[in-house]
RNA sequence: CUCGAUAAAGCCACACCUGCCGCAAGACAGGGACGGAAAGCAACGGAUCGCGGAGAACGUGAUGGCCGGGCUGCCGAAG
Numbered sequence: 001c002u003c004g005a006u007a008a009a010g011c012c013a014c015a016c017c018u019g020c021c022g023c024a025a026g027a028c029a030g031g032g033a034c035g036g037a038a039a040g041c042a043a044c045g046g047a048u049c050g051c052g053g054a055g056a057a058c059g060u061g062a063u064g065g066c067c068g069g070g071c072u073g074c075c076g077a078a079g
Stems, first nucleotide, its partner, number of pairs: 001079001003076002011036002016031004021026001034065001040071002044068003047063006
């Protein structure tokens, strides 16, 4: 450097439930763990979804645990 072990120490937390915010997609908090080596950060390209719209135009939001790229980063068997 690549890589990701039946390794070790930690980390995050799907669905679902409760509360709460939002027209909604969804967010946040608590519980909960399906999973994750970037499931850390940002939101550049694409994708999907909501709202407005006659509209798959256009506008504006959401996810980012959908894909690619960017920045940063724990551990260290084998190669």